[in-house]
RNA sequence: GCCGGGUUAGCUCAGUGGUAGAGCGCCUGAUUUGUAACCAGGGGGUCACCGGUUCAACCCCGGUACCCGGCU
Numbered sequence: 001g002c003c004g005g006g007u008u009a010g011c012u013c014a015g016u017g018g019u020a021g022a023g024c025g026c027c028u029g030a031u032u033u034g035u036a037a038c039c040a041g042g043g044g045g046u047c048a049c050c051g052g053u054u055c056a057a058c059c060c061c062g063g064u065a066c067c068c069g070g071c072u
Stems, first nucleotide, its partner, number of pairs: 001071007010024004018055001026042004048064005
């Protein structure tokens, strides 16, 4: 330099055009003599960034940044 993949909640990841989700973690309550476990509820996201397409974009297109891998 070229090619491919990835970037979504604190962490690990789903989500292939029509209300952004799960598990774990966090907070509150219930339970317990108390803790853990279990149960119920709750908070938390500028979907990396900039632009384009569309009535509508995490999703499609172009560019940029960063991470991983391959080729030279």